[in-house]
RNA sequence: GACAAAGGCAAACCCUUCGCAAGGAGGGGGCGCAAAGCUUCCGGUCUGUCAGGGGCAGAUAGCGGGGUUACCGAA
Numbered sequence: 001g002a003c004a005a006a007g008g009c010a011a012a013c014c015c016u017u018c019g020c021a022a023g024g025a026g027g028g029g030g031c032g033c034a035a036a037g038c039u040u041c042c043g044g045u046c047u048g049u050c051a052g053g054g055g056c057a058g059a060u061a062g063c064g065g066g067g068u069u070a071c072c073g074a075a
Stems, first nucleotide, its partner, number of pairs: 001072001008033002013028006031062001037068003041065003044060007
């Protein structure tokens, strides 16, 4: 980051399954994505718990930032 090329990933929803939950996994399915590859370091949001505005535990990487790896090569 292109009216390019080769590809890649896979939202919602459905089925199965795990979890108190948020949500995760597998299959189907494609909303979209130039890192929508990986990574909870920071913030946000969500869940659980403690009486609790806060602490702790968990989730979200497709909420943003950071770190790190990677295809192509027109401007």
The RNA shown here (c-di-GMP-I riboswitch aptamer) has 75 nucleotides and comes from a soil metagenome. The prediction has a mean pLDDT of 88. It matches the Rfam family "c-di-GMP-I riboswitch aptamer". Its family is annotated with cyclic-di-GMP binding in the Gene Ontology. The RNAcentral record of the sequence draws on MGnify.